[in-house]
Context: one part of a larger RNA
Molecule: large-subunit ribosomal RNA, domain IV
Organism: Endocarpon pusillum Z07020
């Protein structure tokens, strides 16, 4: 001097990001006892007490013998009462001794509140992340009539399903309750085919050299070919146009102004826009200014609850808000704990170090 245990006056979380860790409780009993909430199942072992080992008495249960008394139309039996005595229990009571201690050791829940976010059990980064993340049941769009969509493969062919719209795929949200506004201008999928412009394709037109053979004094030129080159009508289920869709991707202003003090704007007026955020939450897991403003909690509070609320930059299945029950989830508090401290000591056991 480290590891691991153990005990510790007085306080009892002052430690500390943070009660980390340790301590505290405990298992069994009970003719105790238990809230708010609740989806009426639950919460609940809620909380909170209670008791307890040995020896004596009293009482009862059950077997098992043994006696006695009674009954019996199976009579050396069988059934019943009643007593003893054994065995194993149960219960009682102001009954006793011992000990600091009777669940004597070991094994053996700390609990209460409120709050966020997940409704729950499940799953998940083997070897730094168990979570609020994934899933999940319900919801709800969207395709898909069978040789089904939809996936795999070049192809055969396979799975889909020896199924068939209450099927099967694929997306989105996330038990449940109460809901789920308004926009179709932009993307996208969908329906349509009057217009009007187009692609491949078409090939009317049109240029240039050059073979042959003719025609001509040359120039040129005609017939039959081959090269360059122009690109006219016409043209599509494609763009476009036209409708219609948002639990499809998404989107939801800004000025000035106004009610017998002032504040405040029900109302007005203009611009813009496809529409201008509805119901709800609202300093939120979102809020910069900001440690907002008020109440509570502490003596003391950039925490935490509650409330306000024009919210830089909330908000309606990229779901809104509640919400019993659950959670090795976060955050806050409160009781009992207690060496985590205050503030450290002592013992044991094991390494280690000195010395022999």
């Nucleotide at each position: 001097c480290a590891a691991u245990c153990a005990u510790u006056a007085a306080g009892g979380a002052a430690c500390u990001c943070g009660g980390c860790a340790a301590a505290u409780u405990g298992a069994c009993u009970c003719a105790c006892g238990u809230a708010a909430c609740u989806u009426c199942g639950g919460g609940a072992g809620a909380a909170g007490g209670u008791g307890g080992g040995c020896c004596a008495u009293u009482u009862u249960u059950u077997a098992a013998c043994u006696g006695u008394u009674u009954u019996u139309a199976u009579a050396u039996a069988a059934a019943a009462a009643c007593a003893a005595u054994u065995a194993a229990g149960g219960a009682a009571g102001a009954g006793g001794a011992a000990g600091c201690a009777u669940g004597g050791a070991a094994u053996a829940g700390u609990g209460u509140u409120g709050u966020a976010c997940g409704a729950c059990u499940g799953u998940u980064u083997a070897a730094u992340u168990a979570a609020a993340a994934c899933a999940a049941a319900g919801c709800a769009c969207u395709c898909u009539g069978c040789u089904a969509a939809g996936a795999u493969g070049c192809a055969a062919a396979u799975c889909g399903a020896u199924a068939u719209a209450u099927u099967g795929a694929g997306u989105g949200u996330g038990a449940u309750g109460u809901c789920u506004g308004c926009c179709c201008u932009g993307u996208g999928a969908c329906g349509g085919a009057a217009g009007a412009a187009u692609a491949a394709c078409g090939g009317a037109u049109u240029u240039u050299c050059u073979u042959a053979a003719c025609u001509u004094u040359a120039a040129a030129g005609u017939u039959a070919g081959g090269u360059u080159u122009u690109g006219a009508a016409g043209g599509a289920u494609a763009c476009u146009c036209c409708g219609a869709u948002a639990a499809a991707c998404g989107g939801c202003g800004g000025c000035c102004u106004u009610a017998c003090c002032g504040a405040u704007g029900a109302g007005g007026g203009u611009c813009c826009u496809a529409a201008g955020g509805u119901a709800g939450c609202g300093g939120a897991a979102u809020a910069c200014c900001c440690u907002g403003g008020c109440c509570g909690u502490u003596a003391a509070a950039u925490g935490c609850g509650g409330u306000c609320u024009u919210g830089c930059a909330u908000g309606a299945a990229u779901g809104a808000u509640u919400u019993a029950a659950c959670g090795a989830u976060a955050c806050a508090a409160c009781a009992g704990c207690u060496g985590u401290c205050u503030c450290g000591a002592u013992g044991a056991u094991u390494g280690g170090c000195u010395c022999a």